[in-house]
Source information:
RNAcentral holds the sequence, with entries from ENA. Predicted 3D model of a 74-nucleotide RNA (transfer RNA) from a Candidatus Woesearchaeota archaeon.

RNA sequence: GGGCCGGUAGCUCAGGCUGGUAGAGCAUCCGCCUUUUAAGCGGAUGGUCACGGGUUCAAAUCCCGUCCGGCCCG
Repeated sequence: GGGCCGGUAGCUCAGGCUGGUAGAGCAUCCGCCUUUUAAGCGGAUGGUCACGGGUUCAAAUCCCGUCCGGCCCG
């Protein structure tokens, strides 16, 4: 230098193909239950979807560029 994959909640990740309310589990907080703790059950909080631009009525999703990480080729 070229190719492929990945970057989404505090953590681990799904969603992307086929654009239309941003999700799950864990963690945290509150409540229920329990003699108490744990476990269990219910709820809540938490996001510039790596960054910039483009297309579109509408972009995490499509297109272009950049950055970071991993693997392969040279």
Record summary
Its Rfam family is "tRNA". Rfam classes the family as a transfer RNA. Rfam's curators write: Transfer RNA (tRNA) molecules are approximately 80 nucleotides in length. The coordinates come from a structure-prediction model, not an experiment, and the mean pLDDT is 84.